[in-house]
RNA sequence: GGUUUAUUAGCUCAGUGGGUUAGAGCAUGGUGCUGAUAACACCAAGGUUGUGGGUUCAGUCCCCACACAUACCA
Numbered sequence: 001g002g003u004u005u006a007u008u009a010g011c012u013c014a015g016u017g018g019g020u021u022a023g024a025g026c027a028u029g030g031u032g033c034u035g036a037u038a039a040c041a042c043c044a045a046g047g048u049u050g051u052g053g054g055u056u057c058a059g060u061c062c063c064c065a066c067a068c069a070u071a072c073c074a
C1' cells in the first nucleotide's frame, strides 16, 4: 500500500426484509429475604446505535467517505 471483518449501555455481545418506544448477561443503585453477610427474587438507572454525508415518507439496518481495531496478502 491492497483486501476482509468488526464498531450498538461501564464491560462482553444480540438484533432487524428499512417501519411507531433498541435488548440480554455481567457490573452499578434500591427493596425484599437473613441475627448479619453471601446467594436468590423483584425493581431502577444507564444508549446522539464510531463520525460526517447520501438515498428514502421513514436509516442501528442500504450506499459513500473518514476514524479506529483485527486478520490476510505484498
Base pairs, nucleotide, nucleotide: 001073002072003071005069007067010026011025012024013023019057028044029043030042031041032040050066051065052064053063054062
The RNA shown here (transfer RNA) has 74 nucleotides and comes from Oriolus oriolus. RNAcentral holds the sequence, with entries from Rfam. NCBI's taxonomy places the organism under Eukaryota, Deuterostomia, Archelosauria, Aves, Oriolus. It matches the Rfam family "tRNA". Gene Ontology term of the family: triplet codon-amino acid adaptor activity. Rfam classes the family as a transfer RNA. Model confidence (mean pLDDT): 81 of 100.